RNA sequence: ACACCCGUAGCUCAACUGGAUAGAGCGGCGGAUUCCGGUUCCGCAGGUUGAAGGUUCAAGUCCUUUCGGGUGUA
Numbered sequence: 001a002c003a004c005c006c007g008u009a010g011c012u013c014a015a016c017u018g019g020a021u022a023g024a025g026c027g028g029c030g031g032a033u034u035c036c037g038g039u040u041c042c043g044c045a046g047g048u049u050g051a052a053g054g055u056u057c058a059a060g061u062c063c064u065u066u067c068g069g070g071u072g073u074a
Stems, first nucleotide, its partner, number of pairs: 001073007010026004019057001028044005050066005
């Protein structure tokens, strides 16, 4: 320099061929249980889907540019 892959909650990851309100586990907070704590159970909060723009009735998903990380080739 070129090609490809990845980026979604604090962490690890889902999300089908573009379609209904972006979910799960762990973690956090509150409650029940307990003499207290742990375990277990119930509930709640937490998201600019790396950033910007575009296409579309509709974008995490498609297109363009860009940022970061990884792999390969020279």